Transfer RNA from Holdemania filiformis, 73 nucleotides, folded computationally. The RNAcentral record of the sequence draws on Rfam. Rfam family: tRNA. Model confidence (mean pLDDT): 81 of 100.
RNA sequence: GGUCUGGUGGUGUAGUGGUUAACAUGCCUCCCUGUCACGGAGGAGAUCGCGGGUUCAAGUCCCGUCCGGACCG
Numbered sequence: 001g002g003u004c005u006g007g008u009g010g011u012g013u014a015g016u017g018g019u020u021a022a023c024a025u026g027c028c029u030c031c032c033u034g035u036c037a038c039g040g041a042g043g044a045g046a047u048c049g050c051g052g053g054u055u056c057a058a059g060u061c062c063c064g065u066c067c068g069g070a071c072c073g
Base pairs, nucleotide, nucleotide: 001072002071003070004069005068006067007066010025011024012023013022018056027043028042029041030040031039049065050064051063052062053061
C1' cells in the first nucleotide's frame, strides 16, 4: 500500500431501512436481613467513532476519514 472485518450506556454484546435503540453485568434508591452478601422492586446512564450523501424515514445503505484486528504484498 491492497482486500476483508469491527467501532452502539461504565464494561461485554444484540439490533439485516420504520413503533420508545434491547439484553447481561456494573452503578443509584427502596424492600428483605442484626450487618454484609444473595434475592425482589424501581431508576439514572448510549442522539450508535467522526464528517457528508441517499431516502418520507438511517445504528442499518453509499462516499470520505480516524482507530483496532485478520490476511496479502